RNAcentral holds the sequence, with entries from ENA, Rfam and Ribocentre. The RNA shown here (c-di-GMP-I riboswitch aptamer) has 85 nucleotides and comes from Lachnospiraceae bacterium NLAE-zl-G231.
RNA sequence: AACUACAUUCGGCAAACUUAUUGAAAAGUAAGGACGCAAAGCUACAGGGCCUUCCCCUUAAAAAGGAUGGCAGCCAGCUGCCGGU
Repeated sequence: AACUACAUUCGGCAAACUUAUUGAAAAGUAAGGACGCAAAGCUACAGGGCCUUCCCCUUAAAAAGGAUGGCAGCCAGCUGCCGGU
């Protein structure tokens, strides 16, 4: 320098669920809690995908559709510690 997650973890993060709270919802935040994670660190108008529809738009109306609302623990992009080769 490149590759890598087979062994190790003083430690790190924290799914479902519960409580409180914000929100129309998806979901977020805090506490508890651990299913898992070697990038479960960062990035959401300018890659794909998924979820939601109060307002608004399409529509005569309803139904339906549509992100400008979300998800980084779906793939992806960027960065990176200890170790191993």
Its mean pLDDT, the model's own confidence on a scale to 100, is 79. The same sequence occurs in records of 3 taxa.